[in-house]
Model confidence (mean pLDDT): 84 of 100.
Small-subunit ribosomal RNA, 5' domain from an uncultured prokaryote, 547 nucleotides, folded computationally.
Its Rfam family is "Bacterial small subunit ribosomal RNA".
Context: one part of a larger RNA
RNA sequence: GAAUGAACGCUGGCGGCGUGCUUAACACAUGCAAGUCGCACGAGAACUCUUCUGCUUGCAGGAGAGAGUAGAGUGGCGCACGGGUGAGUAAUACGUAGGUAAUCUACCCUUGAAUUUGGGAUAACAUCGCGAAAGUGGUGCUAAUACCGGAUAAUAUCCAUAGGGCUUCGGUUUUAUGGAUCAAAGAUAGCCUCUUCUUGAAAGCUAUUGUUUGAGGAUGAGCCUACGCACCAUUAGCUAGUUGGUAGGGUAAAGGCCUACCAAGGCUACGAUGGUUAGCUGGUCUGAGAGGAUGAUCAGCCACACUGGAACUGACACACGGUCCAGACUCCUACGGGAGGCAGCAGUGAGGAAUUUUGCGCAAUGGGGGAAACCCUGACGCAGCAACGCCGCGUGAGUGAUGAAGGCUCUUGGGUCGUAAAACUCUGUCAGUGGGGAAGAAGUCAUUUAGUGUUAAUAGCAUUAUUUGUUGACGGUACCCACAAAGGAAGCACCGGCUAACUCCGUGCCAGCAGCCGCGGUAAUACGGGGGGUGCAAGCGUUAUUC
Numbered sequence: 001g002a003a004u005g006a007a008c009g010c011u012g013g014c015g016g017c018g019u020g021c022u023u024a025a026c027a028c029a030u031g032c033a034a035g036u037c038g039c040a041c042g043a044g045a046a047c048u049c050u051u052c053u054g055c056u057u058g059c060a061g062g063a064g065a066g067a068g069u070a071g072a073g074u075g076g077c078g079c080a081c082g083g084g085u086g087a088g089u090a091a092u093a094c095g096u097a098g099g100u101a102a103u104c105u106a107c108c109c110u111u112g113a114a115u116u117u118g119g120g121a122u123a124a125c126a127u128c129g130c131g132a133a134a135g136u137g138g139u140g141c142u143a144a145u146a147c148c149g150g151a152u153a154a155u156a157u158c159c160a161u162a163g164g165g166c167u168u169c170g171g172u173u174u175u176a177u178g179g180a181u182c183a184a185a186g187a188u189a190g191c192c193u194c195u196u197c198u199u200g201a202a203a204g205c206u207a208u209u210g211u212u213u214g215a216g217g218a219u220g221a222g223c224c225u226a227c228g229c230a231c232c233a234u235u236a237g238c239u240a241g242u243u244g245g246u247a248g249g250g251u252a253a254a255g256g257c258c259u260a261c262c263a264a265g266g267c268u269a270c271g272a273u274g275g276u277u278a279g280c281u282g283g284u285c286u287g288a289g290a291g292g293a294u295g296a297u298c299a300g301c302c303a304c305a306c307u308g309g310a311a312c313u314g315a316c317a318c319a320c321g322g323u324c325c326a327g328a329c330u331c332c333u334a335c336g337g338g339a340g341g342c343a344g345c346a347g348u349g350a351g352g353a354a355u356u357u358u359g360c361g362c363a364a365u366g367g368g369g370g371a372a373a374c375c376c377u378g379a380c381g382c383a384g385c386a387a388c389g390c391c392g393c394g395u396g397a398g399u400g401a402u403g404a405a406g407g408c409u410c411u412u413g414g415g416u417c418g419u420a421a422a423a424c425u426c427u428g429u430c431a432g433u434g435g436g437g438a439a440g441a442a443g444u445c446a447u448u449u450a451g452u453g454u455u456a457a458u459a460g461c462a463u464u465a466u467u468u469g470u471u472g473a474c475g476g477u478a479c480c481c482a483c484a485a486a487g488g489a490a491g492c493a494c495c496g497g498c499u500a501a502c503u504c505c506g507u508g509c510c511a512g513c514a515g516c517c518g519c520g521g522u523a524a525u526a527c528g529g530g531g532g533g534u535g536c537a538a539g540c541g542u543u544a545u546u547c
Stems, first nucleotide, its partner, number of pairs: 001547004006543005013393006019386002021351001026349003030346003035077003040074002048065008084304003094228007103221002108217008116150004125140006156181011186209006195202003230276003237267003242264008279301004283294004306327005329340004357383001359382003365379001366377004396426004406417004430488001432483005440474001445469002449465006491536005496517003502531005512519002
């Protein structure tokens, strides 16, 4: 000099864009942060209103609307994403380059085939219990795209036989034949051409969507290899599933991953083993560069979710707001037993030099569910607080010498603050007041018109173009116009040398200053104050840290 997620002191006008627990991975009150689908399924209230009947005149019963609504339940998909944190981890991490002929991949896209026939349950509900509660048991009823059989099936999987190609001779790929094994579910809308009953409907037809099974793609993931990536030798030897083989098990998959047997290996001064510290990277800061330091925000990867362990479900988890076990802690209890996990967003206590609102909205972008309308979304978009940072603007401009008054100084002539002020003439940024007032909106859905495809069809459905209407948290914000008025808006540090900037008074090795050298003991440009000056400026200094 540059820099910072900074803090402290003094000061503080406005705006834009960013950033904001670096400490206790300490403990957490309260609210919200993951739901959705009635176009999978059975069932289904009430408040209230209308009306009828009975009559004891304000009660009982019925019907209709509310409403096939709300709220539950079965089932499907999602909950493995998104969001947080950096405790652990010096290598099962990360980065770069490869391999996988050793692998998997729900939803999505393309493409082939199929979508057949049966069955028994169960929740909800009703009823009877147990329990303080959390919850839970018995009996009875019912549905499905829930569950379980049968049929059919391949270029799927496995086995056998016979060939071909490649080969690192371990295998791998391909063709043909035979055998074995494995599947499914419907829903919605419309129609009468065919068939059946014959006003019209379905067991029929059509459309959309789903389901099953193949192939390919895309995306995501697993595993393996090489190299790179902190410190300590005042850590020198470490290792028995250890190193390798054979056989088996296990996995989506190679492998001591696991087991049995056999062999005695494997790593190490090019630093094994042990210890300490640490998430890694793109980047960031600095520097002419080489390098050094660092890893907040943003992006990629990894790890973790009160502490430790385990599996279940599932395409994917050994799962932050799932389950089970153990532990610590907190809470409820009828003492028998139960409930909980902010390193999600706000917020509280504690710790600390120190770090924000228990805000608004799903309008946009993105995500989940749904055919859609839509619902959910503390992701996200915005607003609030903080000079915490960067950037921009302002605090006025011109004229103005009786060089006014006043301060300071003084050799008493003067000098200086100083064109500075006053005064006169202007301007109107920002702030203020009053008007106008956005872009961000594309879509979706409904509607008008005209096509195209499907089909028996001028239904319906799908699709293309078009008309109109509908959607803004921010926000009456940005921006524009007008009004009035110099009016509301400057401080901080320094002035001995380094280092730009000097004098007076006070003090008298005292009080004090200080980054280094050093000042102060009676004329202190170095202490304290005044005047003056210098440097930065809504900031200026100090402290800490890095280069």